[in-house]
Source information:
The part of an RNA shown here (small-subunit ribosomal RNA, central domain) has 346 nucleotides and comes from an uncultured bacterium. The RNAcentral record of the full RNA draws on ENA. The coordinates come from a structure-prediction model, not an experiment, and the mean pLDDT is 81.
Context: one part of a larger RNA
This record gives sequence, structure tokens and C1' cells, in this order.
RNA sequence: CUGGGUGUAGGGAGCGUGACGGCAGGGCAAGUCUGGAGUGAAAGCCCGGGGCCCAACCCCGGGACUGCUUUGGAAACUGCCCUGCUGGAGUGCUGGAGAGGUAAGCGGAAUUCCUAGUGUAGCGGUGAAAUGCGUAGAUAUUAGGAGGAACACCAGUGGCGAAGGCGGCUUACUGGACUGUAACUGACGUUGAGGCUCGAAAGCGUGGGGAGCAAACAGGAUUAGAUACCCUGGUAGUCCACGCCGUAAACGAUGAAUGCUAGGUGUCGGUGGACAACGCCCAUCCGUGCCGCCGCAAACGCAGUAAGCAUUCCACCUGGGGAGUACCUUCCCCAGAAUGAAACUC
Repeated sequence: CUGGGUGUAGGGAGCGUGACGGCAGGGCAAGUCUGGAGUGAAAGCCCGGGGCCCAACCCCGGGACUGCUUUGGAAACUGCCCUGCUGGAGUGCUGGAGAGGUAAGCGGAAUUCCUAGUGUAGCGGUGAAAUGCGUAGAUAUUAGGAGGAACACCAGUGGCGAAGGCGGCUUACUGGACUGUAACUGACGUUGAGGCUCGAAAGCGUGGGGAGCAAACAGGAUUAGAUACCCUGGUAGUCCACGCCGUAAACGAUGAAUGCUAGGUGUCGGUGGACAACGCCCAUCCGUGCCGCCGCAAACGCAGUAAGCAUUCCACCUGGGGAGUACCUUCCCCAGAAUGAAACUC
């Protein structure tokens, strides 16, 4: 480089946005391709035939003259400064859904602590115990108060978001999707090396906060030992603000976009029809599940939300170990992250 691949064997970047680049609806017909007409003088050239005994030479017929002009057509490829189209895409209007985001305020249950009352000897914990707490009055119970964190039921293979993720209530600001309509723009699209943004948990910096839980740590058990599992405590942390880190089994282990390809049955949101109304029913669009044919697949299985049939673009793979290591470089406060070999060995 080619070929073949990427759900589970090696392999889809964590997600988005997006300059260059690649690819791109319909139309036109300049290049391109094709048909006709005219022209391309004669001689020469090529082919066939004829005349000089043959040949050179000469004559006849055909071809060729690959070109130019004009005219009809095709639309795969290249092109289109310009003109025009509406099916892709977007805008407007319509109006219902939603834990989408940010900020502020509010609420109740529970745990813990403090104060006061009642009350007395235990409580707690386990397989069994002990450490621990308690006559300085605990546990239990009643009343009051403080503080932090999380929001029971509703709750649902329910919803929303690009992913990470999002769940008490109210308000303010704000993003997106969807139904219907068909008024507007007129290919404005798609993918996207680099770039840039976002990105769970843990971790880091500064300042707060600290109820519960709980790495580390201490003690009690268990055990041959027990640096564990179990128990009693308990600090970072978990929470908030600002900044950093940039990784996860960041998973659907399945890149994005478009079109096509039997059915059946749920569910969420919208619309239309029928109905006096609710409910039910029918149809349809969008999302989200299950089953299942063709097809695919090594099998498992996937199967209109494809792992089927096609097209476009990007990313990635190439035996196991060494190794996501070493070195260089970039980023970072640290921790580390990104990029990423070879010797050797099987």
C1' cells in the first nucleotide's frame, strides 16, 4: 500500500461543536458521449479489379482523410461567476409533555447533639462474645432548641439530556425535542484530521461547613496467624463557593448521517376521527420496550432503535508476553494524563 475487519475473539475516540478537507437533492448543458446533414478539390495513401508480355507507370470502384461547420439527443463524470425549483435542511405560527440546566427561597420525616421533665439499672452489640456507653443517672419516654445532609410514598424495562448525568415544593432566567400548519428562505446539507467546550467517582489548591456515613488509624473478637471478613470508636473525605485534574466495565462492551427491507404486542408525548361527556375504540407522527420471519452471524444472538441490504465521512485493529512500560515531547500545583516503542522471550 492492498485486502479483510472492529457487540462478546485484536479493534468505535467518553460526549459534543466545528475552520480546512471528503461527499452531496433537483436544474443547465460549456467540456464529454452519440445520431443526421454539409464540407473535407484532384492527384497521392490503403483495399479490390483492369490496361501496357511483367514491373515501374496508367485507368476504374471503394475506403480513408482521425478535421471543421450546423442540427437532434444523453446526463454517468468535470463544470456552473449567474438564473430559477422544493422533496433535504432551516425559520415563522400553533400548544401540550418532561428528575434538561442555573440561581434564590421554603418544607416535613429521620439520625445526632444540647437543655429540662418522668424514671431506674442496665444499654449496646454478636454466630457467641468483648472492647464501648451508664448510679457524675445512661438506654427508654415527653417537651423545647441547634445543626448538617438526603428528599420516603408517588416511582413505572416511566420521562428529560450530546454524553457525564438529572428526583421534596415554589419562583425567576434559560436550552432542546415533539405534534399540527404549510406562511417564509431556497441545498443553506452531511461527515469532520487538527482546534475548542463539556465530562461520574476519587484526588489536589484556597476559604467555609461538618449531622450521618466512613478510606487511614485505634481497640475488641475470630484464627495456627488475621496487617481481612464481624463489632465498638474514628480522621481525611463525602457537603458549599471558586479554581485544577480529564480519567472509568465513561457499556448498548455496538461511531455519525441518509435511504430501503414480513409481521405481532406493550408503553410515553402529541394530533386527527367516532362519541353529549369521562373512559374505551380506530388511524397517524415522534420516542422507548418485548417477541419474531427474511437476511446476517463462528456461535451466542441481532432482527425497521439491525449485528440485514446500500452510500458518504471519521476513528481504530494486525500473535501472546515484555507494556500502556522505557525514552523524547506536550499538558498539570501534585498525583498523574496524553502520545507511545525496542531488545529479549514463547